Background:
Predicted 3D model of a 73-nucleotide RNA (transfer RNA) from a Candidatus Thorarchaeota archaeon. The organism belongs to Candidatus Thorarchaeota, within Archaea. The sequence is in RNAcentral, with records from ENA. Its Rfam family is "tRNA". Rfam classes the family as a transfer RNA. The coordinates come from a structure-prediction model, not an experiment, and the mean pLDDT is 82.

[in-house]
RNA sequence: GGGGCAGUAGAUCAGCCGGUAGAUCGUUUGCUUCGCAAGCAAAAGGCCAGGGGUUCAAAUCCCCUCUGCUCCA
Numbered sequence: 001g002g003g004g005c006a007g008u009a010g011a012u013c014a015g016c017c018g019g020u021a022g023a024u025c026g027u028u029u030g031c032u033u034c035g036c037a038a039g040c041a042a043a044a045g046g047c048c049a050g051g052g053g054u055u056c057a058a059a060u061c062c063c064c065u066c067u068g069c070u071c072c073a
Base pairs, nucleotide, nucleotide: 001072002071003070004069005068006067007066010025011024012023013022019056027043028042029041030040031039049065050064051063052062053061
């Protein structure tokens, strides 16, 4: 220098043939208990790595940039 993969909730990851952004764990609150743990219920927490474009509509398609991993030279 060139190619590929990944970046989404505090953590690990789904969703990636365009149409309301989810799961598990964790956190908080409530119930249960003499108390704790476990269990049950609920809630908070995302402008989807950043910018631009296409579209009625983009996490998803296109372009550029950044970071990490990897292959070739």